The prediction has a mean pLDDT of 87. This is a predicted structure of a 348-nucleotide part of an RNA (small-subunit ribosomal RNA, central domain) from an uncultured bacterium.
Context: one part of a larger RNA
RNA sequence: CUGGGCGUAAAGGGUGCGCAGGCGGUUGAGUAAGACAGAUGUGAAAUCCCCGAGCUUAACUCGGGAAUGGCAUAUGUGACUGCUCGACUAGAGUGUGUCAGAGGGAGGUGGAAUUCCACGUGUAGCAGUGAAAUGCGUAGAUAUGUGGAAGAACACCGAUGGCGAAGGCAGCCUCCUGGGACAUAACUGACGCUCAGGCACGAAAGCGUGGGGAGCAAACAGGAUUAGAUACCCUGGUAGUCCACGCCCUAAACGAUGUUAACUAGUUGUUGGGAAGUAAAAUUCUCAGUAACGUAGCCAACGCGAGAAGUUAACCGCCUGGGAAGUACGGUCGCAAGACUAAAACUC
Numbered sequence: 001c002u003g004g005g006c007g008u009a010a011a012g013g014g015u016g017c018g019c020a021g022g023c024g025g026u027u028g029a030g031u032a033a034g035a036c037a038g039a040u041g042u043g044a045a046a047u048c049c050c051c052g053a054g055c056u057u058a059a060c061u062c063g064g065g066a067a068u069g070g071c072a073u074a075u076g077u078g079a080c081u082g083c084u085c086g087a088c089u090a091g092a093g094u095g096u097g098u099c100a101g102a103g104g105g106a107g108g109u110g111g112a113a114u115u116c117c118a119c120g121u122g123u124a125g126c127a128g129u130g131a132a133a134u135g136c137g138u139a140g141a142u143a144u145g146u147g148g149a150a151g152a153a154c155a156c157c158g159a160u161g162g163c164g165a166a167g168g169c170a171g172c173c174u175c176c177u178g179g180g181a182c183a184u185a186a187c188u189g190a191c192g193c194u195c196a197g198g199c200a201c202g203a204a205a206g207c208g209u210g211g212g213g214a215g216c217a218a219a220c221a222g223g224a225u226u227a228g229a230u231a232c233c234c235u236g237g238u239a240g241u242c243c244a245c246g247c248c249c250u251a252a253a254c255g256a257u258g259u260u261a262a263c264u265a266g267u268u269g270u271u272g273g274g275a276a277g278u279a280a281a282a283u284u285c286u287c288a289g290u291a292a293c294g295u296a297g298c299c300a301a302c303g304c305g306a307g308a309a310g311u312u313a314a315c316c317g318c319c320u321g322g323g324a325a326g327u328a329c330g331g332u333c334g335c336a337a338g339a340c341u342a343a344a345a346c347u348c
Base pairs, nucleotide, nucleotide: 003320004319005318006317007302008301012316014201015200016199017198021194022193023192025088026087027086028085029084030083031082033081034080035077036076037075039073040072041071042070049065050064051063052062053061054060091191092188093187094186095184096183097182098181099180103177104176105175106174107173108172109171110154114150115149116148117147118146119145120144121143125136126135162169163168206247207246208245209244210243211242215241216240220236221235222234223233258315259314260313261312262311263310266293267292268291269290270289271288272287273286274285275284276283297304298303321348322347323346330341331340332339333338
């Protein structure tokens, strides 16, 4: 460079926004950069190829022809792409109306439970396990009653349910705030799609500073088990888990399925909106989501199947035998832990 691929065999970037770049709706006019047409010039000779000739043949040599990716010039064409000017509304956006929602941020507040503290009642056990023991308890535990404190999480509702770009989001109330769906068709008039770099967000764990600390619990200690037991089980228990601010930037970050658009049988649920219909329902149609089957088609099979892994188009990312290795070196980033980028020798 080319080909074939990326749900599970190697392969979709964790997610979004977006500059450059690539690609781009309908229609009219112009232009002629791309494109196309024939023409002219050039593309040295030798070589290669074809025909023929000369050395006895061949190699070799000679003559002729063909070929020569292309390049340049002028002329022409005007479908397609580009460019310029004009128009349109089916893409995109705005307005208006309606609606659902654990979407985000801040503040407040509620009850149950747990632990602890104080006091009352009360007495010998409690806790724990396969069985035990460590542990707690006559300095009065466990249990029970009353009062109080603290921190964290929000039973039922709750759902194959909802929202969010992903990570993720759940008691209740208030404030601030993002996005979406449907209806309408008033407005703009292609304003669009994708996106290397870039920027932002990004579970958990971890790091820094300061708080907080009920429960749980790496590390650690003890008790068991065992041949041993640096484990599984038990009793304790510190970081951490929580809050504020600042870092880290990874994941089976999964639908293991990039984004956008178009087209291609049906059936059954369910969430939100609308239309018809009804006294109210039912029912039917429709748009947007979310599930279970399934036709054609696809697939190595499993399976996918209008939410495609079907049929196509645009753009990006990625793969190219296993190991060495997501490692070394170098670079960038980070307080560190480490992250990102990313080989080779050798070996099968």